The part of an RNA shown here (small-subunit ribosomal RNA, 5' domain) has 480 nucleotides and comes from a Phycisphaeraceae bacterium. Lineage of the source: Bacteria > Planctomycetota > Phycisphaerae > Phycisphaerales > Phycisphaeraceae. Its Rfam family is "Bacterial small subunit ribosomal RNA". Its family is annotated with ribosome and structural constituent of ribosome in the Gene Ontology. Model confidence (mean pLDDT): 85 of 100. It was read from a public genome assembly.
Context: one part of a larger RNA
């Protein structure tokens, strides 16, 4: 000098734009962050209408079944030094929903949850009986260009709804995009870590897998890594990028975007296209909470908030009006993603704090060659003008994209008043722009470096005066 997710001290007028728990991946009260589909199914409260009534129509609300999403979006960096991540390549795979092709959709069946009846339990939560429906389940049928083959042949499926053409469903071929899996090179420090490995390194055969493979097993063989650093120890998520530098380099890895891990702590499957699954499920482990002691309930490293740690880091806000996501045919619902506000000078830009005239060169302070002169200083009074932000009124182009409608929030224009409400902070011995007068007398005290103070201190502390930057100005950390 330049930079920072900064943070202190003094100061502070608006705006626009970003950013804002770097420390405890410590523990967490409260609220919300994952739904939707009546056009897949039964039933059907309120309320309506007919009816004396019994009933019957409308309606459609919470729960239940099914479906499709809850593996996405949002958060964290704790763990990994190579099963990651970055280049380049490569075969042995899997894809729900989209898009293009071909084809089929035929006959039946017993349950089950809501319900109804009756139990248990403090609760959680749950047994028993009757009964009921489906795009829930199951059987036959048909059977290819699909699957298996010894090539003869065996073998596999479906679902309707809504209405008058739509949309589901099965099989099957191909595409997109995404995924899963191997190579080879790169990717911090240490040798006061030099030897490491028995599933260990190749084969043969099986198994499992959507798929190659010691992934796993069984039998053979003794092999594989290592001074180009294996094994072991610290430490650390990687890349696009960032800071700085002429580069070369050196340091970083906030936000924003790719990738990967992780969701109390370990463990383990289910389901499903896809998870070994943040707001699922088991089971262990610590902690919280609740009980009637038999048992039970939880997981903010989402978005706010709470204590607590710290030098330090925000609202327990507003809206789905836009952009995208789920689910629906749709109207539409949800949606702490998003899109706003709020809050802080944490930064970056931008704007104002006022323009013009005005000498009795006022007072007032300070200096000095002291009964007068200088400086502050056109500065201020004072006079005349201007309206930028802020403050008041009024209005409505635009964010709205859908041939109507829609604005949470911004913004924009028209107009009033009136200089009014807006300047501080560091310095001033040299390096370094910028000096005099008192007061202290190695004392109080200053300092980045050299140094300064022991009675004329340009160096400490005030006064005045100057300089440099300015809504900031210093100080302290951090990096080049």
């Nucleotide at each position: 000098g330049a930079u920072u997710g900064a943070a202190c001290g003094c100061u502070g007028g608006c705006g626009g734009c970003a950013u804002g728990g770097c420390u405890a991946a410590a523990a967490c009260a409260u609220g919300c962050a994952a739904g939707u589909c009546g056009a897949a199914c039964g039933a059907g409260a309120a309320c309506c209408c007919c009816g004396c009534a019994a009933g019957g129509g409308g309606g459609g609300a919470c729960a239940g079944u099914g479906g499709c999403g809850g593996a996405a979006g949002g958060g964290u960096u704790a763990g990994u030094a190579a099963u990651a991540c970055c280049a380049u390549c490569g075969a042995a795979c899997g894809u729900a929903c989209c898009c293009c092709g071909a084809g089929g959709u035929g006959a039946g069946g017993g349950a089950u949850a809501g319900g109804c009846a009756u139990g248990g339990g403090a609760a959680a939560c749950u047994g028993u009986g009757c009964g009921u429906a489906a795009u829930a389940c199951c059987u036959c049928a048909u059977a290819a260009u699909c699957u298996c083959c010894a090539a003869g042949g065996a073998g596999c499926a479906a679902a309707g709804g809504c209405u008058u053409g739509c949309u589901g469903c099965c099989u099957u071929g191909g595409g997109a995009g995404c995924g899963g899996c191997g190579a080879u090179g790169g990717u911090c420090c240490u040798a006061u870590c030099a030897g490491g490995u028995a599933g260990u390194u190749g084969g043969c055969g099986g198994g499992g897998u959507a798929a190659a493979g010691g992934c796993c097993c069984a039998c053979c063989a003794a092999g594989c890594c290592u001074a180009a650093g294996a094994c072991g120890g610290g430490u650390a998520g990687c890349g696009g990028g960032u800071g700085u530098g002429a580069g070369a380099g050196c340091a970083c890895g906030a936000c924003c975007c790719g990738c990967a891990a992780c969701a109390u702590c370990g463990g383990g499957a289910c389901u499903g296209a896809g998870a070994c699954a943040c707001u699922g499920c088991c089971c262990g482990g610590a902690c919280u909470c609740c009980u009637a002691c038999g048992g039970g309930a939880g997981g903010c490293u989402g978005c706010a908030g709470u204590a607590a740690c710290g030098a330090a880091u925000a609202u327990u806000c507003c809206g789905c009006a836009a952009u995208g996501c789920g689910c629906g045919a749709a109207a539409g619902c949800g949606u702490g993603a998003c899109g706003g506000a709020g809050c802080a000078a944490u930064g970056c830009c931008g704007c104002g704090u006022g323009c013009a005239g005005g000498a009795u060169g006022a007072a007032g302070c300070a200096g000095c060659u002291u009964c007068g002169c200088u400086g502050u200083g056109u500065a201020a009074a004072c006079u005349g003008c201007u309206g930028u932000c802020a403050g008041g009124g009024g209005c409505u182009a635009c964010u709205a994209a859908c041939u109507u409608a829609u604005g949470a929030a911004g913004a924009g224009c028209c107009u009033c008043a009136g200089a009014g409400g807006a300047a501080g902070g560091a310095c001033c011995g040299g390096c370094u722009a910028a000096a005099c007068u008192c007061g202290u007398g190695c004392c109080a005290g200053c300092a980045g470096c050299c140094g300064c103070g022991g009675u004329a201190a340009u160096a400490c502390g005030a006064g005045u005066g100057g300089u440099c930057c300015a809504a900031g100005c210093g100080u302290u950390a951090g990096u080049c």